[in-house]
The RNA shown here (SAM riboswitch aptamer (S box leader)) has 108 nucleotides and comes from Natribacillus halophilus.
Its mean pLDDT, the model's own confidence on a scale to 100, is 78.
The sequence was found by an Rfam model in a public genome assembly.
It matches the Rfam family "SAM riboswitch aptamer (S box leader)". From the family's description: The SAM riboswitch is found upstream of a number of genes which code for proteins involved in methionine or cysteine biosynthesis in Gram-positive bacteria.
The model forms 94% of the base pairs in the Rfam consensus.
């Protein structure tokens, strides 16, 4: 970088240290940010992989280890339904699929 399977519900410093303008994958919106951004350290959340415990299994548990997270998968193409209507179809709004992305384990 690709492909596979698996989740994207909860969760985590309203006063921790350094740092000084930016930051939320991507035009645009929206949004967070000097009542201080991203990073780096620390604490914290998590149980995917390793590991110990329990159990007969299914499972349930702890968390020193390897990764990951610590505003909202914020929107946003595309597709069905459903809703608005006398009826169509279009816009808006809802849902569910896909798609796009994000992590983990594993394969080339």
């Nucleotide at each position: 970088c690709u492909c596979u399977u698996a989740u994207c519900g909860a969760g985590a410093g309203a006063a921790g240290g350094u740092g000084g303008a930016g930051g939320g994958a991507c035009a645009g919106g929206c949004c967070c940010u000097g009542u201080g951004a991203a990073g780096c350290c620390c604490a914290g959340c998590a149980a995917c992989c390793a590991u110990c415990c329990c159990c007969g299994g299914c499972g349930g548990g702890a968390a020193a280890g390897g990764u990951g997270c610590c505003a909202a998968c914020c929107u946003g193409g595309c597709a069905a339904a459903g809703u608005c209507c006398a009826c169509a179809a279009g816009c808006g709004c809802u849902u569910u699929g896909c798609a796009g992305g994000a992590u983990a384990a594993g394969a080339g």